Predicted 3D model of a 1501-nucleotide RNA (small-subunit ribosomal RNA) from an uncultured rumen bacterium.
Its Rfam family is "Bacterial small subunit ribosomal RNA". Its family is annotated with ribosome and structural constituent of ribosome in the Gene Ontology.
The RNAcentral record of the sequence draws on ENA.

[in-house]
């Protein structure tokens, strides 16, 4: 960096799709570690339970518990000692109780902290966030520095103790009592407040110093004696408040909005400014540079992505901000209008003894519930940091840790070497082979992870104790993580691969299986029987602990175009003007310095993001330094350019003057021709209309004429790619009014210009309203024709309209499909209106206009081309895939009709441009063909023969279906053929080959029986070669192979029809074109021909045309038997028979011969023309063979061969019989007729080309005759098959016949096993249709047509009238190309490309599927308006309480929250009801694309 799809192809527009990157992710398969991260996107739903903000005893007063010591008490016990041994002493111990010290402990005053820190992100479109600035309008606990002090009094109150209420929560009273709690005095350096004054500053309001008077307010102790603490007061630093300047999402289908609303005086408040709140005066204030209103939305540092500009996005981690269940409110305090604080309403939840109470996880776990979806009620305070303390400490679900999840990023393995028998299996296969594949077995080595075993961390050092005045030193404690990280050692390749994909984009294919079925699928698209695309399997190809899928964001998308698009035809220029606001604007000087340039300074938070070095083994991650943050702000300079300012100019633009020129526009007046009507006259039978017609008109006189007359519309010639106007538009002729617009001049103004959203006025033609007018036309109507229908197209009428005045309407394909204005860019040829000049020339200039061509350039292209769509500036509109739809629905506008403005769902993969090659046209031009015409015979009418469909059957076997099927395959269907159909058989088979055993010669296995036969069963006769081993052959068994006319001709070969023996089809180089493609090959001429000539951006050449080959006509030479016979000769009734000959004919081999060469005319030439010449033939001499490129998925798997499929005791094979020959009927395609040009009889000539051995036969004999029976020559120029019409003679005379010969009926002949079904022939007999044939349709142009009659293949025979040849005998016609096929070549239009047998259009029926309208009906949020009002502050009051200050109480103001109430906006529902859109095969029709058969199209009714 693209790539795919519109198209037969091309180019350009254009959407749609893909390839990347990304992410809190989710789902599907699958899942080994380990590290860093991360982790409710939903229901700011509800929460059970744990913990989350506690500390302070060095502030107080008491409890408490220790310990020690001192009384008391005697309760237990009791030692030395004394003993009368009975006990008597009574130390200690316990234990209790007071007290005194110390330690610990702590409910409660008091302090500080609970306003941090953690959460969420509902609300906010805002000074909230971001940036920068300001406060001369402010605050500030703890910290710190400073400077002063800390005197001296007083009264209560919890706790406590009683009494007592209550189910609790909680109180209530009465008594007592401390403080660093509370409250007065004193002091007052400084401070606060008032008043004046004085000086300095400033930036407006002031700010700041100084002295002065007058007034005001203060403190707290505690101690371990080191020290904490307290107070005032002024500085710092920290946090925080208020103000401004920019910036910040969408919708104009929200255009207005606002009464505390804008100001101002004054006054309250407040830290502070402030309508922040009040009162009173003004009427302001915001707003298209988008106010209000409605939807959305936390805002940034930054993430993603992108070249960049941009575009999405705001999860982690930071910075602000807003919030704690919803709404309100204050208190405390420095700090809140306070997540774990209070009041009140409100939902909801809890306990209750019904009287009352209690709670707020959007801290951390955790739970329910939504949901696709997101985790443990874990451990520690060891670090880090935060509260309280003097400390020790004690709190910290901040926080540092672990634990779950492939969530994501990063790192590692899952083994390396070596191994060819190319292993088994797999797949596949043209059966060789070839892929998996060194893969794997097998050796040999490593051991990273995980697993076992051992060591084992760093994070920890301060504070605090000790020594020391002090600096300092010094001992020793302290680990949640964690026995983790990490180091070793042993062991084993042992534990550890999987997802997607393989038609094309896009890397990577082959079987099988399915058969438009299942099913895929991101676009194109694939799938109907050979799928590389479904589904499996083998392989392959990508990623890799992942891969795909799905959702979203960017990317490619220059597909919203700032960088970086477009508007004549693709989507798109307002229908045109003036014009306001806005934007852009000529020349010169001079200041400014707004904007621009530059320099410097602040500032742009940390992290991210580059780049450098660093620390975890590396990465991910993190550390330090530097870049960057493209901004902002405050200065300093620059003035070229933009801007602003003075001054000035005349090119731009206008004014004035002179002059032409025109359908410009309004208004009135006049004219003449035509049509229609009226009257009169002339005049008869018609007019009229049309493709024809007919409706109408006409003898009550028409049409037609000849005069008069009426009336309304509209101006012929002149008339022109000629004029005028901004566009619609304007056309007799005069006259007045009037606008513009061009030359000429260069007196005047002196930038006044240009463009123009909104605005205003114009604006064809229908159409509306009102009055008029109404001649012709003519929607609507009526008839008449046409048609299947004809609500059309043509006829004949005919009403609104068409005209006129005033108004509305506002639209057109209002088109040049081309906005306005200015400037520059080659030439030629006109035309208009003007001027200049002139040598008067059809001459040259120079303006405006208005045409044609064409250079440069432009542009997909055709085409544009000074009138631009070329270069360039400036404004304004408009455009972003087709359909929905210019449609709904809001809105303005309109009498109405409707304009104007304008969407969404849902739908498609295209919709369209502009050329190109075909192909068609009820386009057009040339041109050929038995194509038409002019002939000549036929068909289509009978009757028959045969081929078909169709019926029918067991079968009637099967193919061939316009032309290009039908006497076709079939060039022989009684069996056979044969493929059908009935029956009866066989199962390695009916025929063929390899093995391998067996048996025997081999045999057409006679014969004989059964039987329809096919078989079965008997089984006579016969015995090869030979090296002696065997071998050929046969036949049985056993295997491998069979066999199919079962299917696909739409899987093929081959062969073939047809267009068409048409003159076409193409190719190489060159050139043109961006490309398909085009020249060539076209043009002119000519030709049978793309044959040739000429001319040319083409030269050349292939395949086809011609020719070269075959007949076949002339001569010539050669040769000369089976063929000839002239001349010589023999013979025969007779005949080349014979001898013989080589002259002729003739065969069959070489030759020549014709080329428009000669002549004449036409022609440039090719070449044409001639009763031309000359020749056997004259212009291609006649016939044949030969069939380019290629179309019809055009015929055949049944000629034959072939993939693939399918059958195998049958879909193979054998037989016997039947069908293929069946018959109401339809069609072809012949054959005989229908008669006198002919039938009948009788005589009587003349070919050519074929064939002939189970064959052709002479020729005899027989038969009436097919034929039979004998013979006889021929393997053929030898012998045979072997002519007929024509000719001459006779008859028939027009008739169903002496035509015509179906059919039946009767005897027979052949072939053959066999003629019933189902042969062909003879003979007698019978004698049917049929008297020339409807609409239509065929064949033929000369030796043809026409007619004769011969032969041949197939063949025993033959349904042969059919093929395919052969000759006799032999005509007519052709003006000439309008017309019908059909070709061919040029142009032309095309919405066609399967190509007109095409494509398309609506209604209607079904099916779905979103949406508009609708009686209503439900629900939202927000405003208003009345009525109630809760805590609360803040006034006021306060007869009670208190000595008192002061309070309970009570009202006022405001207000949440409730009630009602009237309107608006959104959504959802709805009976019905509108269009739309969509679905292989439904109905009408035939509107459009070709002159689409009536050219289309717009806009109106």
């Nucleotide at each position: 960096a693209g790539a795919g799809u519109u198209u037969g192809a091309u180019c350009a527009u254009g959407g749609c799709u893909c390839a990347g990157g990304a992410u809190g992710a989710a789902c599907g398969c699958u899942g080994g570690c380990g590290g860093c991260g991360u982790g409710c996107c939903u229901a700011a739903c509800a929460c059970a339970u744990g913990c989350a903000a506690g500390u302070c005893g060095a502030a107080c007063g008491g409890g408490g518990u220790g310990u020690u010591g001192a009384c008391g008490c005697c309760g237990u016990u009791g030692a030395a000692g004394c003993u009368u041994c009975g006990g008597c002493a009574g130390a200690g111990a316990c234990a209790u109780g007071u007290u005194a010290a110390c330690a610990c402990u702590u409910a409660g005053u008091g302090g500080c902290g609970g306003a941090c820190g953690g959460g969420u992100g509902a609300g906010u479109a805002a000074c909230g966030c971001g940036u920068g600035g300001g406060c001369a309008a402010c605050c500030u606990g703890c910290c710190c520095c400073g400077u002063a002090c800390u005197g001296g009094g007083g009264g209560a109150u919890a706790g406590c103790a009683g009494u007592u209420g209550g189910a609790a929560a909680c109180g209530a009273c009465u008594g007592a009592u401390a403080a660093u709690a509370c409250c007065g005095c004193a002091u007052a350096a400084g401070c606060g407040c008032a008043c004046g004054g004085u000086g300095u500053g400033g930036c407006a309001u002031c700010a700041c110093a100084c002295a002065g008077u007058g007034u005001g307010a203060a403190a707290a102790a505690c101690u371990c004696c080191g020290g904490u603490g307290g107070u005032a007061c002024g500085g710092g630093a920290u946090g925080g408040g208020c103000c401004c300047g920019c910036g910040u999402c969408u919708g104009a289908u929200u255009a207005g909005a606002u009464a505390g609303u804008u100001g101002g005086u004054g006054a309250g408040g407040u830290a502070a400014c402030g309508g922040c709140u009040c009162a009173c005066c003004a009427a302001g204030u915001c707003a298209g540079c988008g106010a209000u209103c409605a939807g959305u939305a936390g805002c940034c540092g930054g993430c993603c992505u992108g070249a960049g500009a941009g575009g999405g996005c705001g999860g982690a981690c930071g910075a602000c901000c807003a919030c704690a269940u919803u709404g309100g409110g204050a208190c405390u305090g420095a700090g809140a209008c306070a997540c774990g604080g209070c009041c009140c309403a409100a939902a909801c939840u809890c306990c209750u003894a019904c009287g009352g109470g209690a709670g707020g996880c959007a801290g951390c776990a955790g739970u329910g519930g939504g949901g696709a979806a997101u985790a443990u009620u874990g451990c520690a305070c060891a670090a880090u940091g935060g509260g309280g303390g003097a400390a020790a400490c004690c709190c910290u679900g901040a926080u540092g840790c672990a634990g779950c999840g492939a969530c994501g990023c990063c790192g590692c393995g899952u083994g390396a070497g070596u191994g060819a028998a190319g292993a088994a299996g797999u797949a596949u296969u043209u059966c060789g082979g070839u892929a998996u594949g060194u893969a794997a077995a097998g050796c040999u080595c490593u051991a990273u992870c995980a697993g076992c075993a051992g060591g084992g961390a760093a994070g920890a050092a301060a504070g605090g104790c000790c020594c020391g005045c002090a600096a300092g030193g010094g001992a020793g404690a302290u680990g949640a993580c964690g026995g983790u990280a990490c180091c070793u050692g042993a062991c084993u390749a042992a534990g550890a691969a999987g997802c997607u994909c393989c038609g094309g984009c896009u890397a990577a294919a082959u079987a099988c299986g399915u058969g438009c079925c299942a099913g895929c699928a991101g676009c194109c698209g694939c799938g109907g029987u050979a799928a590389u695309a479904c589904g499996u399997a083998u392989g392959g190809a990508g990623c890799a602990a992942g891969c795909g899928u799905u959702a979203u964001c960017c990317g490619g998308a220059u597909u919203u175009a700032c960088u970086g698009g477009g508007u004549g035809u693709a989507a798109a220029g307002g229908g045109a003007g003036c014009g306001c606001a806005g934007a852009c604007g000529g020349a010169c000087a001079c200041g400014c310095a707004a904007g621009u340039c530059u320099g410097a300074a602040g500032u742009g938070a940390a992290a991210a993001c580059c780049c450098a070095c660093g620390g975890c083994u590396c990465a991910a991650c993190u550390g330090u330094g530097g870049g960057c943050c493209u901004g902002c702000u405050u200065u300093g300079g620059a003035a070229a350019c933009u801007g602003c300012g003075u001054a000035u100019c005349u090119a731009g633009a206008g004014u004035g003057c002179c002059g032409g020129a025109g359908g410009g526009g309004c208004a009135a007046g006049c004219g003449g021709a035509a049509u229609u009507c009226c009257u009169a006259g002339u005049g008869u039978a018609g007019c009229g209309g049309u493709g024809a017609a007919a409706u109408g008109c006409g003898u009550a006189g028409a049409u037609a004429u000849u005069a008069g007359g009426a009336g309304g519309a509209a101006c012929a010639c002149c008339g022109g790619u000629g004029g005028c106007g901004a566009a619609g538009g304007c056309g007799g002729c005069u006259u007045g009014c009037u606008g513009g617009a061009c030359g000429g001049u260069a007196a005047c103004u002196g930038a006044c210009g240009c463009u123009g959203a909104g605005g205003c006025a114009c604006g064809a033609a229908a159409g509306c309203g009102u009055g008029g007018g109404g001649a012709u036309c003519a929607a609507a109507c009526a008839g008449g024709a046409u048609u299947a229908g004809a609500u059309a197209c043509c006829c004949u009428g005919g009403u609104a309209g068409u005209c006129c005045a005033c108004g509305c309407a506002g639209u057109a394909a209002a088109c040049g499909a081309u906005g306005a204005u200015a400037a520059c860019u080659a030439a030629c040829c006109g035309c208009u209106g003007g001027u200049c000049u002139u040598u008067u020339g059809u001459g040259g200039u120079u303006c405006a206009g208005u045409g044609g061509c064409c250079a440069a350039g432009c542009g997909a292209a055709a085409g544009c081309g000074a009138u631009a769509a070329g270069u360039u500036a400036u404004c304004c509109a408009c455009c972003u895939g087709g359909a929905g739809a210019g449609u709904a629905c809001g809105a303005c506008c309109g009498c109405a009709a409707g304009g104007u403005u304008g969407a969404a769902a849902c739908u498609c993969a295209a919709a369209g441009g502009a050329a190109u090659u075909g192909a068609c046209g009820g386009g057009g031009g040339c041109c050929c063909g038995c194509a038409c015409a002019a002939g000549c015979g036929g068909a289509g009418g009978a009757a028959c023969a045969u081929g078909u469909g169709g019926u029918u059957u067991a079968a009637u076997u099967c193919g061939a279906u316009g032309a290009u099927a039908c006497g076709c395959g079939a060039g022989g269907a009684a069996c056979c053929u044969u493929a059908c159909c009935c029956g009866g058989g066989c199962u390695c088979g009916a025929a063929c080959g390899g093995c391998a055993g067996g048996u025997g010669a081999a045999g057409a296995g006679a014969u004989c029986c059964a039987g329809a036969g096919a078989u079965g069963g008997u089984g006579a006769c016969g015995u090869c070669c030979u090296u002696c081993g065997g071998g050929a052959c046969a036949c049985c068994u056993g295997u491998c192979g069979a066999g199919g006319u079962g299917c696909u001709g739409c899987a093929u070969g081959g062969u073939u029809g047809u267009c068409g023996u048409c003159a076409g089809c193409u190719c190489g180089u060159g050139c043109c074109g961006u490309g398909a493609g085009g020249u060539g090959u076209c043009g002119g001429c000519u030709u049978a021909a793309g044959u040739g000539c000429c001319a040319u951006a083409a030269c050349g050449a292939g395949c086809g045309c011609a020719a070269c080959c075959c007949u076949u006509g002339c001569c010539a030479u050669u040769a000369g038997u089976u063929a000839c016979c002239a001349g010589c000769a023999u013979g025969c009734a007779g005949u080349g028979a014979u001898g013989g000959g080589g002259a002729c004919u003739c065969u069959a081999g070489u030759g020549g011969g014709a080329c428009u060469g000669c002549c004449a005319c036409c022609g440039c030439a090719a070449g044409g023309u001639g009763u031309g010449a000359g020749g056997a033939a004259g212009g291609g001499g006649g016939g044949g063979a030969u069939g380019a490129c290629g179309u019809c998925a055009a015929a055949u798997c049944a000629g034959c061969a072939c993939g693939g499929c399918c059958c195998u005791u049958a879909c193979g094979u054998c037989c016997g019989g039947g069908g293929c020959g069946a018959c109401a009927c339809a069609c072809g395609u012949g054959u005989u007729a229908c008669a006198a040009u002919g039938g009948g009889a009788g005589u009587u000539a003349c070919a050519g080309a074929g064939g002939g051995g189970c064959a052709c036969u002479a020729c005899c004999u027989u038969g009436u005759g097919a034929g039979a029976g004998g013979a006889u020559g021929g393997g053929a120029a030898u012998c045979u098959c072997g002519a007929a019409a024509a000719g001459c003679u006779c008859u028939c005379u027009c008739a169903g016949u002496c035509c015509g010969g179906g059919u039946c009926g009767g005897a027979g002949u052949c072939u053959g096993c066999a003629a019933c079904u189902c042969g062909a022939c003879u003979c007698c007999g019978u004698g049917a249709a049929g008297c020339u044939g409807g609409a239509u349709u065929c064949g033929c142009u000369a030796g043809u047509a026409a007619u004769c009659g011969c032969g041949c293949a197939u063949c025993a025979g033959c349904c042969a009238u059919g093929g395919c040849g052969c000759g006799g005998u032999g005509a007519a016609u052709a003006c000439g190309u309008u017309c019908c096929c059909g070709g061919g070549c040029c142009u032309u239009g095309u919405a066609c490309a399967c190509a007109c047998c095409g494509c398309c259009c609506g209604u209607c029926a079904a099916g779905c599927c979103a949406u508009g309208a609708a009686a209503g009906u439900c629900u939202g949020g927000g405003g208003c308006g009345c009525c109630u009002g809760a805590a609360g502050u803040u006034c006021g009051u306060g007869a009670c309480c208190g000595c008192g200050a002061g309070g309970a109480g009570c009202g006022a103001c405001c207000u949440a929250g409730g009630g009602c109430g009237a309107a608006a906006c959104a959504g959802g529902u709805a009976a019905u009801u509108g269009g739309g859109g969509c679905u292989a095969a439904g109905u009408c029709g035939u509107a459009a694309c070709a002159a689409g058969g009536u050219a289309a199209c717009c806009g109106u009714a």